[in-house]
RNA sequence: GCGAUAGUAGCGCAGCUGGUAGCGCGCCACCUUGCCAAGGUGGAGGUCGCGGGUUCGAACCCCGUCUAUCGCU
Numbered sequence: 001g002c003g004a005u006a007g008u009a010g011c012g013c014a015g016c017u018g019g020u021a022g023c024g025c026g027c028c029a030c031c032u033u034g035c036c037a038a039g040g041u042g043g044a045g046g047u048c049g050c051g052g053g054u055u056c057g058a059a060c061c062c063c064g065u066c067u068a069u070c071g072c073u
Stems, first nucleotide, its partner, number of pairs: 001072007010025004019056001027043005049065005
């Protein structure tokens, strides 16, 4: 230098053919218990790596760009 894959909540990951962004763990509150743990209910937390474009509408399509891993030279 070229190519492939990945980037979504604090962490690990889903997200269908473009149509309200979700799950588990963790966190907070409450319930249960004499206390802890376990269990139950509810809640908070997201510029979907970044910048543009297409579209009525983009995590998803297009262009550029950054980072990481792997491969090639």
A computed fold for a 73-nucleotide RNA from a Lachnospiraceae bacterium, annotated as transfer RNA. Rfam family: tRNA. From the family's description: Transfer RNA (tRNA) molecules are approximately 80 nucleotides in length. Rfam classes the family as a transfer RNA. Model confidence (mean pLDDT): 80 of 100. The RNAcentral record of the sequence draws on ENA. Taxonomically the source falls in Lachnospiraceae (Bacteria, Bacillota, Clostridia, Lachnospirales).